[in-house]
Context: one part of a larger RNA
RNA sequence: UGAUGUUGAAGGAACUCGGCAAAAUGCUCCUGUAACUUUGGAAGAAGGGAGACCUCUUUUUGGGCAACCAGAAAGAGGUGGCACAGAAUAGGGGGUAGCGACUGUUUAUCAAAAACACAGGACUCUGCAAAGUCGCAAGACGACGUAUAGGGUCUGACGCCUGCCCGGUGCUGGAAGGUUAAGAGGAGGGGUGCAAGCUCUGAAUCGAAGCCCCAGUAAACGGCGGCCGUAACUAUAACGGUCCUAAGGUAGCGAAAUUCCUUGUCGGGUAAGUUCCGACCUGCACGAAUGGCGUAACGACUGCCCCGCUGUCUCCAACAUCACCCCA
Numbered sequence: 001u002g003a004u005g006u007u008g009a010a011g012g013a014a015c016u017c018g019g020c021a022a023a024a025u026g027c028u029c030c031u032g033u034a035a036c037u038u039u040g041g042a043a044g045a046a047g048g049g050a051g052a053c054c055u056c057u058u059u060u061u062g063g064g065c066a067a068c069c070a071g072a073a074a075g076a077g078g079u080g081g082c083a084c085a086g087a088a089u090a091g092g093g094g095g096u097a098g099c100g101a102c103u104g105u106u107u108a109u110c111a112a113a114a115a116c117a118c119a120g121g122a123c124u125c126u127g128c129a130a131a132g133u134c135g136c137a138a139g140a141c142g143a144c145g146u147a148u149a150g151g152g153u154c155u156g157a158c159g160c161c162u163g164c165c166c167g168g169u170g171c172u173g174g175a176a177g178g179u180u181a182a183g184a185g186g187a188g189g190g191g192u193g194c195a196a197g198c199u200c201u202g203a204a205u206c207g208a209a210g211c212c213c214c215a216g217u218a219a220a221c222g223g224c225g226g227c228c229g230u231a232a233c234u235a236u237a238a239c240g241g242u243c244c245u246a247a248g249g250u251a252g253c254g255a256a257a258u259u260c261c262u263u264g265u266c267g268g269g270u271a272a273g274u275u276c277c278g279a280c281c282u283g284c285a286c287g288a289a290u291g292g293c294g295u296a297a298c299g300a301c302u303g304c305c306c307c308g309c310u311g312u313c314u315c316c317a318a319c320a321u322c323a324c325c326c327c328a
Base pairs, nucleotide, nucleotide: 001323002322003321004320005319006318007317008316010314011313014312019309027051028050029049030048031047036041038157052079053078054077055076056075057074058073059072060071061070062069063068080084092307093306094305095304096303097302098301099299100298104116105115120155121154122153123152124151125150126149132141133140134139158294159293160292161291163224164223165222168221169220170217171216172215173214174213177212178211179210183206184205188201189200190199191198192197225243226242227241228240229239252286253283264280265279266278267277268276
């Protein structure tokens, strides 16, 4: 000096990105326990008290015929210690937000999460030799199942809901029409031959799916405006005009895990708060199953605040053990 421990005056998070680490809590019984809630919970909420040993009394359990043996509980009185769950083992707690409902799963070896999954919801395909998948095939899975089944995709408990747009892309349907391959068809033409013929070419016309076309479909991919004016203070605009569009963002939420300007403004909390909470709405660039908004319970998740506690710190010190170094 480092490592691992132990202890520490006064203060008690002033440390720090952040209470990281440490300290504290810890057992049993009694008591007591809020908001909220899906009535199950929240809850060991929180908070308070008791606990050793001795004597006595009462009650009582098991065994035993009984004497008695081994225990348990309650009450009363007393004894000792700094300390009685005397060591070891052994929850810190509360409030409020975000996200995800939950228990689970994951980057073996830097990420455990808000990511994945999930029950539930929806769309879609599939009538069985099913769709789908593997295989060149035979064959197999699906399934010794049969639409309350199986496959695919999206969403993700529950509650309240899920608006408008089918112009584009996709998908589904469509006895008409357009286009159209091979093929059919052969008018006509060329070569050769005396000719029959052989051979080459070939216009109309007929010809499938697809595409064009016509519809439907958004819990399919996706999309969801601009300018100008107007009210008897001002400001604002319920109202009007105009252009464009397939339609111009509804409910709800909103400086948000989304807000650039921005430490927006106001309120709360602090002596002091770029974070946090509640509002406002001027949403650069929220928005409804790429789900919207809430939500009890849950979380080694992520913020903020408080109580307790402490060497995290003010500010370091001592001790124990180990290692290194120096001297002998």